Context: one part of a larger RNA
RNA sequence: UAUUGGUUAAGGAACUCGGCAAAAAAGCGGCCGUAAGUUCGCGAUAAGGCCUGCCAUGCGCAAGCAUGGCCGCAGCGAAAGACCCUCUGUUAACUGUUUAUCUAAAACACAACUCCGUGCUAAGCCGAAAGGCGAUGUAUACGGGGUGACGCUUGUCCGGUGCCGGAACGUUAACGGUUGAACUGGUAUGGAUUCGUCUGUACUGGGAAAGCCCGAAGCGCCGGUGAACGACGGCAGUAACUAUAACUGUCUAAAAGUAGCGAAAUACCUUGUGGGGUAAGUUCCCACGCGCAUGAAUAGCGUAAUAAACGGAGGACUGUCUCAACCAAUAGCCCG
Numbered sequence: 001u002a003u004u005g006g007u008u009a010a011g012g013a014a015c016u017c018g019g020c021a022a023a024a025a026a027g028c029g030g031c032c033g034u035a036a037g038u039u040c041g042c043g044a045u046a047a048g049g050c051c052u053g054c055c056a057u058g059c060g061c062a063a064g065c066a067u068g069g070c071c072g073c074a075g076c077g078a079a080a081g082a083c084c085c086u087c088u089g090u091u092a093a094c095u096g097u098u099u100a101u102c103u104a105a106a107a108c109a110c111a112a113c114u115c116c117g118u119g120c121u122a123a124g125c126c127g128a129a130a131g132g133c134g135a136u137g138u139a140u141a142c143g144g145g146g147u148g149a150c151g152c153u154u155g156u157c158c159g160g161u162g163c164c165g166g167a168a169c170g171u172u173a174a175c176g177g178u179u180g181a182a183c184u185g186g187u188a189u190g191g192a193u194u195c196g197u198c199u200g201u202a203c204u205g206g207g208a209a210a211g212c213c214c215g216a217a218g219c220g221c222c223g224g225u226g227a228a229c230g231a232c233g234g235c236a237g238u239a240a241c242u243a244u245a246a247c248u249g250u251c252u253a254a255a256a257g258u259a260g261c262g263a264a265a266u267a268c269c270u271u272g273u274g275g276g277g278u279a280a281g282u283u284c285c286c287a288c289g290c291g292c293a294u295g296a297a298u299a300g301c302g303u304a305a306u307a308a309a310c311g312g313a314g315g316a317c318u319g320u321c322u323c324a325a326c327c328a329a330u331a332g333c334c335c336g
Stems, first nucleotide, its partner, number of pairs: 001331008010322002014320001019317001029051004037042001039149001053070007071075001076081001084315007091307002096108002112147007124133003150302004155232003160229002162225005169220003176213003183206010233251005260294001261291001272288005
């Protein structure tokens, strides 16, 4: 000096990002007592208070209870033997699951709600196939997507994208039909010739280009659809103080953000402004609202219970600190 323990005057969180760590209290018994809230189950061992030995008597099957008395500082007399408590927010309903080896959570799952598909040789999935799962099931079933208990709700927009439906018209592949170019053979017969060959006419084959006709789905087109992907404005003016603008005008758009909530796990400006708590509060709680850039199953707002979750406050308690001291055992250093 370090590690692990122990003790500490006065103060008691002044420490610190933060009561981290430590301390304290309680000790699943008996009696009493127990709030808000609430889904009436809970909350709850809420909180908080008291009791506990021995002797005698009475009662009792007993456990034990009642009355009186006795002793001690102390009676669950030692040892052993789960929780510190309260108030208030955020998030997630809950029990559960997870990054074996830095993250246990507000992430995942969940019951429940909803949309889409599927009529059975089901859809979907595995497999060249046979075959299998689905299922020895049958729409109260199975598969897929989203939301995520419960309560109150879930507004407007179908212009774009997707999906569903429609089939009149347009467009449109191959095939088919028609036509038959280039190129290339055969037969007959001319011309030219440097004798190598070049070139023409008639007939007859191969070949298949371009064009035209026909032509399905799809696309165009028409309609529907949001718990489908998504989206949900701007500029001016106006009231008899001022301020503000119920109101008016105008431009754009498919529609011009409804109910709620709101400086928020979302607010840049920002330590917004007011109130509360503190002597003093960038955090916290309650309000306000032109919200840089909230908002309704990428759910909105609430919500009892629950949480090794995350904030704020208080009590108790303490070497966390003011401010350090001492003790013990180990390690470190020296000698053997």
Overview:
A computed fold for a 336-nucleotide part of an RNA from a soil metagenome, annotated as large-subunit ribosomal RNA, domain IV. Rfam family: Bacterial large subunit ribosomal RNA. The RNAcentral record of the full RNA draws on MGnify.